[in-house]
C1' cells in the first nucleotide's frame, strides 16, 4: 500500500430479510433482610450503536469516507 474482518452501557454480549420503546448477564447505586457484613431479594441509573455523510416512510443493520483493533498478501 491492497484485500478481508471487528467496533453496541464501566466489562461480556443479544437484536431474525431494514420495522414496534436497543434488551440481558456481571458490575455500580439505593432499599429490604441481618447485631454487622457476605450471600440473597427488590428497584434504579447508565447507550450520539466508533465518527461523518447518504439511501429509505423507517438504519445497530444497506452504501461511501474517516478513525481504531485484528488477519492475509506485497
Nucleotide at each position: 500500500a491492497u484485500g478481508c474482518u471487528u467496533g453496541u452501557a464501566g466489562c461480556u454480549u443479544a437484536a431474525c430479510u431494514g420495522g414496534a420503546u436497543a434488551g440481558a448477564g456481571c458490575g455500580u447505586u439505593a432499599g429490604a433482610a441481618u447485631a454487622c457484613g457476605a450471600a440473597u431479594c427488590u428497584a434504579a441509573a447508565g447507550g450520539u450503536u466508533a465518527g461523518a455523510a447518504g439511501u429509505u416512510c423507517g438504519a445497530a443493520u444497506c452504501u461511501u469516507c474517516u478513525c481504531a483493533g485484528g488477519c492475509a498478501u506485497a
A computed fold for a 74-nucleotide RNA from Fonticula alba, annotated as transfer RNA. RNAcentral holds the sequence, with entries from ENA and Rfam. Rfam family: tRNA. It is annotated as a transfer RNA. Taxonomically the source falls in Fonticula (Eukaryota, Opisthokonta, Rotosphaerida, Fonticulaceae). Model confidence (mean pLDDT): 81 of 100.